A computed fold for a 73-nucleotide RNA from a Pseudomonadota bacterium, annotated as transfer RNA. The sequence is in RNAcentral, with records from ENA. The source organism's lineage runs through Bacteria, Pseudomonadati and Pseudomonadota. Its mean pLDDT, the model's own confidence on a scale to 100, is 81. Rfam family: tRNA. It is annotated as a transfer RNA.
RNA sequence: GCUGACGUGGCGCAACUGGCAGCGCAUCGGAUUUGUAAUCCGGAGGUUGCGGGUUCGACUCCCGCCGUCAGCU
Numbered sequence: 001g002c003u004g005a006c007g008u009g010g011c012g013c014a015a016c017u018g019g020c021a022g023c024g025c026a027u028c029g030g031a032u033u034u035g036u037a038a039u040c041c042g043g044a045g046g047u048u049g050c051g052g053g054u055u056c057g058a059c060u061c062c063c064g065c066c067g068u069c070a071g072c073u
Base pairs, nucleotide, nucleotide: 001072002071003070004069005068006067007066010025011024012023013022019056027043028042029041030040031039049065050064051063052062053061
């Protein structure tokens, strides 16, 4: 230099035939307990890497850039 995959709450990942952005862990509050842990209930937390385009509508499709990983030269 070229090619491919990936980038989504603090962390690990879903959601893709375009149609409300969800799950687990962690965190916060409550119940339970003599107390803690475990368990149960509830809450908060996201400009979906950045910037454009297409579309009535984009995490999803297209273009450019950035980053990570892998391969080729």